[in-house]
């Protein structure tokens, strides 16, 4: 100096001004609130709702079947399928094979047992015969030789040679294929084994709690309740009043002080634990968290030879909803570390 991996951070800064949401504090107010003041106010994924817990409620003698998941070996956690360490297996640059840093692996049983094996190929776990070769047995030709016959010629007869022949069997090869028969491979098919698993979710669950209908007790009313503005008359004709309980709008609580965050030091190879010291770091609810302006300081685009001007306007993904530990997608553009291999100088 070149490579190729990992691992962490940032996600425009700084001011004024006008705003929305909460707190806390002072003034006015009986309250309800209103004003002013200071202070807080979205994300590395707040996101998919995949996987694991707090938290609340239902359900629950105890066993086992049914379902659901997880599977090297060890650690680590509140738990988890997450994380760390190891072993194995593939993968991994210059560089063809190899391997480095790293990276990926549902990675337990294939001799319980049931399927399944794509294209090629004869045959794919039932078996199968493609080719070659070996003898054997059919079938057929030839030749010698025998035998019967007067001959022509025939033959259950011996030996010899032969066949792009059946055909059964053996071995051996080539060929196809990821695998050719070999207790083949495949469990991310069932399945067997070991283990863990109650269900539903904060729109969970709890409190106050109108109006209007409904409902129960009492109690008046056809000897005329209630109504027709207060009274009398008159009309008219079945329901009225009072009280309780439950549900609904509404309100509040659940709610943000927690496996909480920083800093140090200690244990460990690490994941994570342990001490101490510091710190309060959204809490909205049909749901705030925004706007403009000026200034750094920048991506892109355009002009310049250059310093720089000028245009856009902060860049991508994406917006808390009960909270917490993961994973998994997405994401402009940047910065920092630390590892490998070559080379090359000392």
């Nucleotide at each position: 100096g070149a490579u190729g991996c990992a691992a962490g951070c940032c996600a425009g800064g700084c001011a004024g001004c006008c705003g929305c949401u909460g707190g806390u504090c002072g003034u006015c107010g009986c309250a309800a609130g209103a004003c002013g003041a200071c202070g807080g106010g979205a994300g590395g994924a707040a996101g998919g709702u995949c996987c694991g817990g707090a938290c609340u409620c239902c359900a629950c003698a105890g066993g086992g079947c049914a379902g659901g998941g997880u599977g090297a070996c060890g650690g680590u956690u509140a738990a988890c399928g997450g994380c760390c360490g190891u072993c194995c297996g593939c993968c991994g640059a210059a560089u063809a094979c190899a391997u480095a840093a790293g990276g990926c692996g549902a990675g337990g049983a294939a001799u319980a047992g049931g399927g399944c094996c794509a294209c090629a190929g004869a045959g794919a776990c039932g078996a199968g015969u493609c080719u070659u070769u070996g003898g054997g047995a059919c079938c057929g030709g030839g030749g010698a030789g025998g035998g019967c016959g007067a001959a022509a010629g025939c033959c259950g007869c011996u030996c010899c040679c032969u066949g792009c022949g059946u055909u059964a069997c053996a071995a051996a090869g080539g060929g196809u294929g990821a695998a050719a028969c070999g207790c083949g491979g495949u469990a991310a098919c069932c399945u067997c084994c070991a283990c863990c698993c109650g269900g539903a979710g904060c729109a969970a669950u709890u409190c106050c709690a109108a109006a209007u209908a409904g409902g129960c007790a009492c109690g008046c009313g056809a000897u005329g309740a209630g109504g027709c503005g207060g009274u009398c008359c008159g009309c008219g004709g079945a329901g009225c009043g009072u009280g309780c309980g439950g549900g609904u709008a509404g309100g509040a609580a659940g709610c943000u002080u927690g496996a909480g965050c920083c800093g140090u030091g200690a244990a460990g190879c690490a994941a994570u634990u342990c001490a101490c010291g510091g710190c309060c770091u959204a809490g909205a609810g049909g749901a705030a968290u925004g706007g403009c302006u000026g200034u750094c300081a920048u991506a892109a685009c355009g002009g310049g030879c250059a310093a720089c001007c000028g245009u856009c306007g902060u860049a991508a993904c994406a917006g808390a909803a009960u909270c917490c530990g993961g994973c998994c997608u997405a994401u402009c553009g940047g910065c920092u570390u630390g590892c490998u291999u070559c080379a090359c100088a000392u």